[in-house]
């Protein structure tokens, strides 16, 4: 310093349930526990979800409604990958 346990001491919480914030994805808070050695930070590459407004068509004489189609500046760190910082600690 590297790997890391049928160890300890602590920690973290999917799913689903309530509220509560968003247009959505989602995100806090409490229950909850499937699972986690970073599942503790960071949207930097990749990748996935969303689409309120926006821009195209398509309806229509025109607008409006309604339906497509397209893109994040929005989301996820529990999708891989990078940074960064940390308890423990047996055997190799």
């Nucleotide at each position: 310093a590297a790997u890391g346990a049928u160890a300890a001491a602590g920690g973290c919480a999917a799913a689903c349930u309530u509220a509560u914030c968003g247009a959505a994805a989602g995100g806090u808070a409490a229950g909850g526990a499937c699972g986690c050695a970073a599942a503790g930070c960071c949207a930097c590459g990749g990748g996935u979800c969303u689409a309120a407004g926006g821009u195209u068509c398509a309806c229509a004489a025109g607008c409006u409604c309604u339906g497509a189609a397209c893109a994040a500046u929005g989301a996820c760190a529990g999708c891989c990958g990078g940074g960064c910082u940390g308890c423990c600690a047996a055997g190799u």